A computed fold for a 90-nucleotide RNA from Sulfurimonas gotlandica, annotated as c-di-GMP-I riboswitch aptamer.
Its Rfam family is "c-di-GMP-I riboswitch aptamer". Its Rfam clan is "c-di-GMP_I riboswitch clan".
The prediction has a mean pLDDT of 75.
RNA sequence: AUUGUAUUUAGCCAAACUUAUUGCGAAAUAAGGACGGAAAGCUGUGAGUCUUAAAUUUUGUGUAAAAUUGAAGAUUGUCUAGUUGCACUU
Numbered sequence: 001a002u003u004g005u006a007u008u009u010a011g012c013c014a015a016a017c018u019u020a021u022u023g024c025g026a027a028a029u030a031a032g033g034a035c036g037g038a039a040a041g042c043u044g045u046g047a048g049u050c051u052u053a054a055a056u057u058u059u060g061u062g063u064a065a066a067a068u069u070g071a072a073g074a075u076u077g078u079c080u081a082g083u084u085g086c087a088c089u090u
């Protein structure tokens, strides 16, 4: 410097759920809690999914329902991309 997890050391993170707070909402933060994770570290490129105001169309006559569009958001423990790191091995 590179490879990648057969072996190994010291460790790290924390799903669902509960409580509190914030938000129109998706959801986020903190505490508890561990399903799991070799990047379940960081960013958020190209996507996927989700939310809400608005617009259009259909049904209906109503303070309603459904679908489409697209603006703004959310999510990375959804994929991809970039970047950083640990042990051992080559």
Base pairs, nucleotide, nucleotide: 005087012037013036017032018031019030020029021028022027035077041083042082043081046079047078048075049074050073051072052071054069055068056067057066058065059064